[in-house]
This is a predicted structure of a 517-nucleotide part of an RNA (large-subunit ribosomal RNA, domain I) from Halococcoides cellulosivorans. Rfam family: Archaeal large subunit ribosomal RNA. The full RNA is in RNAcentral, with records from ENA and SILVA.

Context: one part of a larger RNA
RNA sequence: CAGUUGGUGAAUGGCUCGGCUCGGAAGCCGAAGAAGGGCGUGCCAAGCUGCGAUAAGCCCGGGGGAGCCGCACGGAGGCUAAGAACCCGGGAUUCCUCAAUGGGAACUCCUCUUCGCAAUUGCUUUGCGCAAUGGGGAACACCGAGAACUGAAACAUCUCAGUAUCGGUAGGAAAAGAAAACGAAUGUGAUGUCGUUAGUAACCGCGAGUGGACGCGACACAGCCCAAACCGAAGCCCUCACGGGCAAUGUGGUGUGUGGGCUGGCACUCAUCGGCCGACCGUCUGCGAGAAGUCCCCUGGAAAGGGGCGUGAGACAGGGUGAUAACCCCGUACCGCAGACCAGUACGUCGUGCGCCAGUUCCGGAGUAGCGGGGGUUGGAAAUCCCUCGUGAACGAGGCAGGCAUCGACUGCCAAGGCUAAACACUCUCCGAGACCGAUAGCGAACAAGUAGCGUGAGCGAACGCUGCAAAGUACCCUCCAACGGGAGGUGAAAUAGAGCCUGAAAUCAACUGGUU
Numbered sequence: 001c002a003g004u005u006g007g008u009g010a011a012u013g014g015c016u017c018g019g020c021u022c023g024g025a026a027g028c029c030g031a032a033g034a035a036g037g038g039c040g041u042g043c044c045a046a047g048c049u050g051c052g053a054u055a056a057g058c059c060c061g062g063g064g065g066a067g068c069c070g071c072a073c074g075g076a077g078g079c080u081a082a083g084a085a086c087c088c089g090g091g092a093u094u095c096c097u098c099a100a101u102g103g104g105a106a107c108u109c110c111u112c113u114u115c116g117c118a119a120u121u122g123c124u125u126u127g128c129g130c131a132a133u134g135g136g137g138a139a140c141a142c143c144g145a146g147a148a149c150u151g152a153a154a155c156a157u158c159u160c161a162g163u164a165u166c167g168g169u170a171g172g173a174a175a176a177g178a179a180a181a182c183g184a185a186u187g188u189g190a191u192g193u194c195g196u197u198a199g200u201a202a203c204c205g206c207g208a209g210u211g212g213a214c215g216c217g218a219c220a221c222a223g224c225c226c227a228a229a230c231c232g233a234a235g236c237c238c239u240c241a242c243g244g245g246c247a248a249u250g251u252g253g254u255g256u257g258u259g260g261g262c263u264g265g266c267a268c269u270c271a272u273c274g275g276c277c278g279a280c281c282g283u284c285u286g287c288g289a290g291a292a293g294u295c296c297c298c299u300g301g302a303a304a305g306g307g308g309c310g311u312g313a314g315a316c317a318g319g320g321u322g323a324u325a326a327c328c329c330c331g332u333a334c335c336g337c338a339g340a341c342c343a344g345u346a347c348g349u350c351g352u353g354c355g356c357c358a359g360u361u362c363c364g365g366a367g368u369a370g371c372g373g374g375g376g377u378u379g380g381a382a383a384u385c386c387c388u389c390g391u392g393a394a395c396g397a398g399g400c401a402g403g404c405a406u407c408g409a410c411u412g413c414c415a416a417g418g419c420u421a422a423a424c425a426c427u428c429u430c431c432g433a434g435a436c437c438g439a440u441a442g443c444g445a446a447c448a449a450g451u452a453g454c455g456u457g458a459g460c461g462a463a464c465g466c467u468g469c470a471a472a473g474u475a476c477c478c479u480c481c482a483a484c485g486g487g488a489g490g491u492g493a494a495a496u497a498g499a500g501c502c503u504g505a506a507a508u509c510a511a512c513u514g515g516u517u
Stems, first nucleotide, its partner, number of pairs: 001514007013502001014466002018437002020434006026427002028136002036097003039052003043075002047071002058091006067079003102111003112116001119133005140171001141169005151158001155205001181188002192219005202210002223419003226365001230253002234251001235246004259363002261360006273351004282341007293309001294325001295308004310327002312316001318330003370391007398414005453460002473501001477487003
């Protein structure tokens, strides 16, 4: 130096009870004490899981079925055909803490006692009597507060951006919403979202950049109620009842933009609203039933492989089984059942009463519309929306809008009160799928994972998967003071599959062999 045999080492290959992404479903919990946590709880019990002094559980109903006593396969001891385990639904129990709420606290503890809604509210018979709120929730929604780095090749208006972040509030969605709209044509007809319009109109140290709407095409469709005019107690609430309370400062009826009221006339219960009943279909989840070889030979530890002969198919998706199985097992197609959602929706039914014509001295939301000063914001330019200070109408022969102002026309609409499903956002959760990953990858986490460990703290934060068909997990013997280890032996197809055990590369170590010196 090369090779061989081994060691170390862990790459590689194969595998996957884990992830990632998408689609669909589903979507709130809480003073009847939540979410979260502490401490307990098992025959033996450190961790996880479950549970709560009735403590890996108690009771009832349904399913289920011969086994069972979680992960966790051990020892001991039990349960179960009087039907356990397991699954679904309902109920009971549910320590201490926590919104934490009788008082207190240095947190999971203490304490008073005539046993406590502490605080803030509503009602109230004035008794905390009856109720409400509080806190939590991955993201999504609305409202309020609101940066800077950055870009402008510097920087100040501008941009980043109404973003990040903070606060408040609600829901399974939220918000918006039935024209004082749009815009100019033969007009449309609540809102939202998506595509386009369009990087267009517009804004802008007219720099950098920012940036709509109408319309068109889709998804989904749904419209209503007050105030007032007019009528005037005809009304509502608590209570078993008696009784009490609210209410002329108006309960109730009518009525609400194709305006209404009132008066007169014509029609007759087709709208709406309220009460009752209450789905089909569909989607998702769970379940039932569900065809046809385990025939012969060969290899093998093992047949599903090779050869031969058959069978089913509305089922040859997939997985498992000792190697590669349509016909062995679970399933799968078709069919059927139940539950949830759709939805207390549609339909139906009862009550109410829609409508047409004419007249009319009635009604129609005020510090509002508008205007001025100063700000913020917007694409909104003189023409966005909002805030603030001031000023301040009209009253239906009226008013507002139609992107400068004013006047006159024309067109559209009726502000200053309110409600409203569906279509669309998100993914803590469940199901399914993948020209996604396959253990240095994929979530940080396939394993005791937000664990071990680190930090005063906010917080930071790993690594670790694979025996074998089956534990058959090496009895007995020898060696060793003993243990470990080793030998021999046994199991197994294999033990160079012997426990961090599939495969077992390289660096590297040792022994041996050979070459060279």